Predicted 3D model of a 151-nucleotide RNA (FMN riboswitch aptamer (RFN element)) from Paenibacillus cremeus. It was read from a public genome assembly, where an Rfam model found it. Rfam family: FMN riboswitch aptamer (RFN element). Rfam describes the family as follows. The RFN element is a highly conserved domain that is found frequently in the 5'-untranslated regions of prokaryotic mRNAs that encode for flavin mononucleotide (FMN) biosynthesis and transport proteins. This element is a metabolite-dependent riboswitch that directly binds FMN in the absence of proteins. In Bacillus subtilis, the riboswitch most likely controls gene expression by causing premature transcription termination within the 5' untranslated region of the ribDEAHT operon and precluding access to the ribosome-binding site of ypaA mRNA.The FMN riboswitch structure, reported in present an FMN-bound six-stem junction, adopts a butterfly-like scaffold, stapled together by opposingly directed but nearly identically folded peripheral domains. Lineage of the source: Bacteria > Bacillota > Caryophanales > Paenibacillaceae > Paenibacillus. The prediction has a mean pLDDT of 79.
[in-house]
RNA sequence: ACGGACCUUCGGGGCAGGGUGCAAUUCCCGACCGGCGGUAAAGGUUCCCGUGAACCUGAGCCCGCGACUCUCCGUUUGCCAGUAGGCAGGCGGUGACUGACUUGGUGCAAUUCCAAGGCCGACGGUAUAGUCCGGAUGGGAGAAGGUCAAU
Repeated sequence: ACGGACCUUCGGGGCAGGGUGCAAUUCCCGACCGGCGGUAAAGGUUCCCGUGAACCUGAGCCCGCGACUCUCCGUUUGCCAGUAGGCAGGCGGUGACUGACUUGGUGCAAUUCCAAGGCCGACGGUAUAGUCCGGAUGGGAGAAGGUCAAU
RNA backbone atom coordinates (compact mmCIF):
# COMPACT_ATOMS: atom_id res chain seq x y z
C1' A A 1 0.00 0.00 0.00
C1' C A 2 -4.02 -3.06 -2.39
C1' G A 3 -7.27 -6.73 -0.98
C1' G A 4 -9.71 -9.86 3.29
C1' A A 5 -12.32 -10.64 8.15
C1' C A 6 -14.31 -8.05 12.18
C1' C A 7 -15.65 -3.68 15.35
C1' U A 8 -17.23 1.47 16.33
C1' U A 9 -19.36 6.08 14.91
C1' C A 10 -21.94 8.79 11.28
C1' G A 11 -25.47 8.35 7.41
C1' G A 12 -32.44 13.33 4.10
C1' G A 13 -34.27 18.32 3.14
C1' G A 14 -38.79 21.09 2.36
C1' C A 15 -45.53 24.92 1.78
C1' A A 16 -43.74 31.58 4.11
C1' G A 17 -47.98 34.55 2.60
C1' G A 18 -52.86 34.26 0.49
C1' G A 19 -57.94 32.22 -1.92
C1' U A 20 -62.33 28.76 -1.62
C1' G A 21 -64.67 25.80 1.91
C1' C A 22 -68.06 22.97 7.66
C1' A A 23 -63.39 20.85 6.86
C1' A A 24 -57.46 21.35 2.83
C1' U A 25 -49.60 22.71 5.06
C1' U A 26 -53.72 17.66 0.44
C1' C A 27 -57.62 21.74 -4.13
C1' C A 28 -56.20 26.96 -6.35
C1' C A 29 -52.35 31.30 -6.49
C1' G A 30 -47.76 31.22 -4.68
C1' A A 31 -43.45 29.27 -1.64
C1' C A 32 -39.82 25.66 -0.57
C1' C A 33 -36.54 20.95 -0.89
C1' G A 34 -32.84 17.75 -3.45
C1' G A 35 -29.78 10.70 -0.15
C1' C A 36 -25.07 7.77 -1.89
C1' G A 37 -21.01 6.50 -5.56
C1' G A 38 -19.18 7.86 -10.57
C1' U A 39 -18.21 11.40 -14.47
C1' A A 40 -16.83 16.90 -14.71
C1' A A 41 -13.55 21.88 -18.72
C1' A A 42 -15.96 25.63 -12.93
C1' G A 43 -14.56 27.68 -8.06
C1' G A 44 -11.29 27.68 -3.80
C1' U A 45 -6.85 26.58 -0.63
C1' U A 46 -1.80 25.32 0.03
C1' C A 47 3.08 24.32 -1.74
C1' C A 48 6.32 25.89 -5.12
C1' C A 49 7.64 29.78 -8.80
C1' G A 50 5.72 26.68 -14.31
C1' U A 51 4.80 25.11 -19.72
C1' G A 52 3.89 22.93 -12.35
C1' A A 53 2.01 19.73 -7.94
C1' A A 54 -1.36 18.31 -4.13
C1' C A 55 -5.93 18.78 -1.70
C1' C A 56 -11.21 20.48 -0.91
C1' U A 57 -16.13 21.70 -3.01
C1' G A 58 -18.88 20.86 -7.51
C1' A A 59 -25.29 17.12 -11.78
C1' G A 60 -32.61 16.10 -8.24
C1' C A 61 -33.84 15.29 -14.12
C1' C A 62 -26.11 11.60 -17.74
C1' C A 63 -24.49 6.35 -15.65
C1' G A 64 -25.06 3.22 -11.45
C1' C A 65 -26.96 2.43 -6.34
C1' G A 66 -30.24 2.91 -1.94
C1' A A 67 -35.22 3.55 0.28
C1' C A 68 -41.17 1.64 -0.88
C1' U A 69 -43.95 -2.55 -3.08
C1' C A 70 -44.06 -7.49 -5.13
C1' U A 71 -41.84 -12.52 -6.70
C1' C A 72 -38.77 -16.64 -6.01
C1' C A 73 -34.65 -19.49 -3.51
C1' G A 74 -31.90 -20.79 0.91
C1' U A 75 -31.79 -20.67 6.12
C1' U A 76 -33.84 -19.94 10.89
C1' U A 77 -37.57 -18.86 14.92
C1' G A 78 -42.59 -19.03 16.70
C1' C A 79 -47.61 -20.83 16.25
C1' C A 80 -51.28 -24.49 14.22
C1' A A 81 -51.31 -29.62 12.88
C1' G A 82 -48.58 -33.33 15.28
C1' U A 83 -48.13 -37.77 8.95
C1' A A 84 -48.02 -34.54 4.99
C1' G A 85 -48.02 -29.73 5.59
C1' G A 86 -50.00 -24.60 6.65
C1' C A 87 -49.49 -19.47 8.65
C1' A A 88 -46.48 -15.41 10.51
C1' G A 89 -41.73 -13.22 11.41
C1' G A 90 -36.04 -12.72 11.27
C1' C A 91 -31.55 -13.18 8.29
C1' G A 92 -28.89 -13.90 3.43
C1' G A 93 -29.57 -13.86 -1.76
C1' U A 94 -32.23 -13.71 -7.00
C1' G A 95 -35.54 -11.25 -10.05
C1' A A 96 -39.51 -7.59 -11.19
C1' C A 97 -40.75 -2.52 -10.40
C1' U A 98 -37.98 1.98 -9.93
C1' G A 99 -39.54 9.84 -11.56
C1' A A 100 -37.83 14.01 -14.37
C1' C A 101 -34.24 18.64 -19.55
C1' U A 102 -34.47 21.54 -23.08
C1' U A 103 -32.77 26.12 -25.56
C1' G A 104 -28.85 29.68 -26.05
C1' G A 105 -23.50 30.91 -24.84
C1' U A 106 -18.18 29.50 -24.31
C1' G A 107 -15.10 25.72 -25.90
C1' C A 108 -11.26 20.50 -29.00
C1' A A 109 -14.57 18.60 -25.56
C1' A A 110 -20.19 20.21 -21.19
C1' U A 111 -27.87 17.05 -20.74
C1' U A 112 -22.23 18.57 -15.35
C1' C A 113 -19.93 25.31 -16.36
C1' C A 114 -22.75 30.31 -17.40
C1' A A 115 -27.81 32.30 -18.71
C1' A A 116 -32.94 31.37 -19.41
C1' G A 117 -37.20 28.59 -19.38
C1' G A 118 -39.13 23.79 -17.96
C1' C A 119 -39.87 19.06 -15.46
C1' C A 120 -39.81 15.11 -11.34
C1' G A 121 -40.66 13.01 -6.54
C1' A A 122 -42.97 5.16 -3.07
C1' C A 123 -46.78 3.24 0.17
C1' G A 124 -50.86 3.79 4.20
C1' G A 125 -53.94 7.87 6.64
C1' U A 126 -56.71 12.33 6.00
C1' A A 127 -60.81 17.12 1.67
C1' U A 128 -56.99 14.76 -3.51
C1' A A 129 -49.99 15.47 0.11
C1' G A 130 -42.38 15.51 -2.90
C1' U A 131 -43.15 19.16 2.05
C1' C A 132 -48.26 16.99 7.58
C1' C A 133 -49.03 12.19 10.43
C1' G A 134 -47.57 6.80 10.16
C1' G A 135 -44.64 2.02 9.33
C1' A A 136 -39.56 4.38 11.09
C1' U A 137 -35.98 5.04 18.23
C1' G A 138 -36.61 0.86 11.49
C1' G A 139 -33.78 -0.07 6.99
C1' G A 140 -29.98 1.89 3.94
C1' A A 141 -26.46 3.15 -0.69
C1' G A 142 -22.22 4.51 1.49
C1' A A 143 -18.52 7.77 4.53
C1' A A 144 -14.82 8.08 8.37
C1' G A 145 -11.90 5.71 11.99
C1' G A 146 -9.95 1.35 14.37
C1' U A 147 -8.41 -3.97 15.35
C1' C A 148 -6.55 -8.66 13.48
C1' A A 149 -4.19 -12.08 10.14
C1' A A 150 -1.71 -12.75 5.57
C1' U A 151 1.12 -10.86 1.22